Predicted 3D model of a 74-nucleotide RNA (transfer RNA) from a Planctomycetota bacterium. Its Rfam family is "tRNA". The coordinates come from a structure-prediction model, not an experiment, and the mean pLDDT is 82.

RNA sequence: GGGUCUUUAGCUCAGUUGGUUAGAGUACCGCACUCAUAAUGCGGUGGCCAGUGGUUCAAGUCCAUUAAGGCCCA
Numbered sequence: 001g002g003g004u005c006u007u008u009a010g011c012u013c014a015g016u017u018g019g020u021u022a023g024a025g026u027a028c029c030g031c032a033c034u035c036a037u038a039a040u041g042c043g044g045u046g047g048c049c050a051g052u053g054g055u056u057c058a059a060g061u062c063c064a065u066u067a068a069g070g071c072c073c074a
Base pairs, nucleotide, nucleotide: 001073002072003071004070005069006068007067010026011025012024013023019057028044029043030042031041032040050066051065052064053063054062
């Protein structure tokens, strides 16, 4: 330099054919339980869906581009 893949909650990851309000586990906070802690149960907080532009009535999802990271080739 060329090709290709990934980027969604603090962390690890889902998200179907574009469709109305974006989810899980874990972590964190509160409560219950306990002499107490852990474990367990219940509830809750937490998101510019990497950035920008575009297509569309409607975009996490499609297109272009930029950035960061991984893999292959030279």